[in-house]
Molecule: SAM riboswitch aptamer (S box leader)
Organism: uncultured Lawsonibacter sp.
RNA sequence: CUUAUCAAGAGCGGUGGAGGGAACGGCCCGAUGAAGCCCGGCAACCUGCGGAAGCAAUUUGUGUACGCAAGGUGCUAAAUCCGGCGGUAGUGUAUCGAAAGAUGAG
Numbered sequence: 001c002u003u004a005u006c007a008a009g010a011g012c013g014g015u016g017g018a019g020g021g022a023a024c025g026g027c028c029c030g031a032u033g034a035a036g037c038c039c040g041g042c043a044a045c046c047u048g049c050g051g052a053a054g055c056a057a058u059u060u061g062u063g064u065a066c067g068c069a070a071g072g073u074g075c076u077a078a079a080u081c082c083g084g085c086g087g088u089a090g091u092g093u094a095u096c097g098a099a100a101g102a103u104g105a106g
Stems, first nucleotide, its partner, number of pairs: 001106006011039001013038003019029003024083003040076003045072002047069004054062003080100001085097005
């Protein structure tokens, strides 16, 4: 940079000691213990196995949907916690989209 996903899911554990929720503005979480680390867990993007359909060739290959596993990542308060930019509407609001961000794959 490209692309897919982001409203579901996941501990009353150990360690650690004050911070954390990307940044900014909010609003929250935190000594009834924050981050980090360990263990546990969730999920199923990649991966492995199986495999309707389809395709290719002659009973095999490939392999979409789908199923199983969980090796590589990831995740484990709140929708990506909410907002900022734009559209629409019944305009202190609601909703859709974008931007930004996160994660995977390339």